[in-house]
Annotation
Small-subunit ribosomal RNA, 3' major domain from an uncultured bacterium, 471 nucleotides, folded computationally. It matches the Rfam family "Bacterial small subunit ribosomal RNA". Rfam links the family to the GO terms structural constituent of ribosome and ribosome. The RNAcentral record of the full RNA draws on ENA and SILVA.

Context: one part of a larger RNA
RNA sequence: UGACGGGGCCCCGCACAAGCGGCGGAGCAUGCGGAUUAAUUCGAUGCAACGCGUAGAACCUUACCUGGGUUUGACAUGGAUCGGGAGUGCUCAGAGAUGGGUGUGCCUCUUUUGGGGUCGGUUCACAGGUGGUGCAUGGCUGUCGUCAGCUCGUGUCGUGAGAUGUUGGGUUAAGUCCCGCAACGAGCGCAACCCUUGUCUUAUGUUGCCAGCAUUUGGUUGGGGACUCAUGAGAGACUGCCGGGGUCAACUCGGAGGAAGGUGGGGAUGACGUCAAAUCAUCAUGCCCCUUAUGUCCAGGGCUUCACACAUGCUACAAUGGUCGGUACAACGCGCAGCGACACUGUGAGGUGGAGCGAAUCGCUGAAAGCCGGCCUUAGUUCGGAUUGGGGUCUGCAACUCGACCCCAUGAAGUCGGAGUCGCUAGUAAUCGCAGAUCAGCAACGCUGCGGUGAAUACGUUCCCGGGCCU
Numbered sequence: 001u002g003a004c005g006g007g008g009c010c011c012c013g014c015a016c017a018a019g020c021g022g023c024g025g026a027g028c029a030u031g032c033g034g035a036u037u038a039a040u041u042c043g044a045u046g047c048a049a050c051g052c053g054u055a056g057a058a059c060c061u062u063a064c065c066u067g068g069g070u071u072u073g074a075c076a077u078g079g080a081u082c083g084g085g086a087g088u089g090c091u092c093a094g095a096g097a098u099g100g101g102u103g104u105g106c107c108u109c110u111u112u113u114g115g116g117g118u119c120g121g122u123u124c125a126c127a128g129g130u131g132g133u134g135c136a137u138g139g140c141u142g143u144c145g146u147c148a149g150c151u152c153g154u155g156u157c158g159u160g161a162g163a164u165g166u167u168g169g170g171u172u173a174a175g176u177c178c179c180g181c182a183a184c185g186a187g188c189g190c191a192a193c194c195c196u197u198g199u200c201u202u203a204u205g206u207u208g209c210c211a212g213c214a215u216u217u218g219g220u221u222g223g224g225g226a227c228u229c230a231u232g233a234g235a236g237a238c239u240g241c242c243g244g245g246g247u248c249a250a251c252u253c254g255g256a257g258g259a260a261g262g263u264g265g266g267g268a269u270g271a272c273g274u275c276a277a278a279u280c281a282u283c284a285u286g287c288c289c290c291u292u293a294u295g296u297c298c299a300g301g302g303c304u305u306c307a308c309a310c311a312u313g314c315u316a317c318a319a320u321g322g323u324c325g326g327u328a329c330a331a332c333g334c335g336c337a338g339c340g341a342c343a344c345u346g347u348g349a350g351g352u353g354g355a356g357c358g359a360a361u362c363g364c365u366g367a368a369a370g371c372c373g374g375c376c377u378u379a380g381u382u383c384g385g386a387u388u389g390g391g392g393u394c395u396g397c398a399a400c401u402c403g404a405c406c407c408c409a410u411g412a413a414g415u416c417g418g419a420g421u422c423g424c425u426a427g428u429a430a431u432c433g434c435a436g437a438u439c440a441g442c443a444a445c446g447c448u449g450c451g452g453u454g455a456a457u458a459c460g461u462u463c464c465c466g467g468g469c470c471u
Base pairs, nucleotide, nucleotide: 007471008470010468011467012466013465015461016460019424020423021422022421023420026315027314028313029312030311031310033308034306035305042053043052064301065300066299067298068297069296070295073126077125078124079123080122081121082120083119084118087104088103089102090101091100092099093098107116108115109114128290129289131288132287133286137284138283139279141277142275144273149188150187151186152185153184154183155164156163157162168179169178170177194267195266196265197264199235200234201233202232203231204230205229209224210223213222214221238261241255242254243253244252245251304443317417321376322375323374324373325372326371327370333364334363335362338357339356342353343352344351345350383414388409389408390407391406392405393404394403430453431452432451433450434449435448436447
């Protein structure tokens, strides 16, 4: 000077408390450990690994295993040398890679004995490595933490390490601001500037909208720019105004006006540093290692196993419910090897034909919870749907290992979950559906967004956890 203390003072945070809903018990999904295996590729391991890298493992991916091939190589550049079109169709052997046979096939400059491009063989330099080391590294990332801190110049003090400033009195979300002070200033952070959302004005109205006027099954058409909406440009919020408190301060409490009030809500933004934190498997890269193999090509298998254990989810255990019929209202997005209306057909997944649309025009797309009725009456049930049998649909070269979906049948556990533990303070929790990325298809119940319905509680800071200032 720091760090630490079951030392002290002050302060903050869904940290506790007050509430609401979960997890921990059941079944299933996914990930991990362990076990197994020829292989079950590799990495991630308290918070900060475990629906994580993986925004898609049947082949491919793929790095793993078994077997079959290959050695200047699947890929790059250059040199030497020899030869020829490159390519492509058919066929044979083979699991294929590959090898054999046969047909077709002539780039360009120049006039050629040739030069260039390109291809193949041989050869030399070399290629190649998802091999090792994240404790040799760059870059990128997590975390403390969006916590309010971390420093510097000059001056002053101290023999010096260092101190001061940055401490103190108030105040703030904030080292935010005010006052004081041997300090005076400054930098990185805070805040603001950026995006989005909430109000109004204005400009423009097509593919959007429709009040009035016509026309209509239908904004369908004429027409209109008022309204909604869209896209631009502006206005608006600043403790600006009033009152109380306060050091005539910073600030704070209440009020007015206002769509919005004291950072309006949300996002992006992460200081100096910590953890030899993570990543050599995104990429780059030093050193080490392999070089007829640790490179590379191919087929099949594996990453999908299963006495068990953990994590994260989904579905339930029912009546605030289940089921049947009728009926209402979104937003974000996406679409040409695509979205596919509509018609017919099938119980259904789907099939056949196929309008329109590169989309404010057409389609995905009848959102669901909701509302109105009927049935069920507390039961392992008209709850619950696992599992299994049979039959199908679709994608794809191919669904055996190992896809999703549909129909019929089957109808398991489960009656609200021990110790313990998690999330959340408002359009939040809870609950309901929708879209998208990846993607042929799909293990998505995941992830990223979108809207619908829409609560309860916070006395307070003694205690638990984490953090900040002073001592």